Annotation
c-di-GMP-I riboswitch aptamer from Firmicutes bacterium UBA5454, 91 nucleotides, folded computationally. The source organism's lineage runs through Bacteria, Bacillati and Bacillota. It matches the Rfam family "c-di-GMP-I riboswitch aptamer". Its family is annotated with cyclic-di-GMP binding in the Gene Ontology. Its mean pLDDT, the model's own confidence on a scale to 100, is 83.

RNA sequence: UUAUCGAAAAGGCAAACUUCCUGAAAAGGAAGCAACGCAAAGUCAUGAGUCUAAGGUAUCUAUAAGAUAUUAUGAUAGUCAGGCCGCCGUA
Numbered sequence: 001u002u003a004u005c006g007a008a009a010a011g012g013c014a015a016a017c018u019u020c021c022u023g024a025a026a027a028g029g030a031a032g033c034a035a036c037g038c039a040a041a042g043u044c045a046u047g048a049g050u051c052u053a054a055g056g057u058a059u060c061u062a063u064a065a066g067a068u069a070u071u072a073u074g075a076u077a078g079u080c081a082g083g084c085c086g087c088c089g090u091a
Base pairs, nucleotide, nucleotide: 005089006088012038013037017032018031019030020029021028022027036078042084043083044082046081047080048079049076050075051074055071056070057069058068059067060066
């Protein structure tokens, strides 16, 4: 230095919950509290899965509102796979 590995040590992230903000929603951001857990729980929406349905389309009803179904351009990296970067070191 490369590849694999994760014992030890030094550390790191932060689930859930509460409040506020953004958003149609899913969800995200900030603060507090707390620590479910994580060797990449660092980062990237490329593939798959999952979630949402504003807008679009179709159907029902029919004076219209409304309802149902479907659909991602939205979300999820702490669902899986994959790419990139990275601390310490055992064998």